Predicted 3D model of an 81-nucleotide RNA (c-di-GMP-I riboswitch aptamer) from a Solirubrobacterales bacterium. Its mean pLDDT, the model's own confidence on a scale to 100, is 86. The source organism's lineage runs through Bacteria, Bacillati, Actinomycetota, Thermoleophilia and Solirubrobacterales.
RNA sequence: CGGUGCCAAAGGCAAACUCGUCGUGAGACGGGGGCGCAAAGCUGUCGGGACUCGGAUCUUCGAGUCGGCCGGGCUACCACC
Repeated sequence: CGGUGCCAAAGGCAAACUCGUCGUGAGACGGGGGCGCAAAGCUGUCGGGACUCGGAUCUUCGAGUCGGCCGGGCUACCACC
């Protein structure tokens, strides 16, 4: 530097649900909580997909949300090869 993620070890993150706050909403933030995750770290100005709101009206326009929906990109601990 590259590959692999079995064996470990030190750790990390945090689903559903719940409490509070913000938002028309999808949802976000903080506390509790742990389903899971070897990138469940970042990226929505990388591509798709899903969802929300406001129009339009027969198939579309605009704005927004989701990185724990998928792919890609970037970065990263340890072990082994």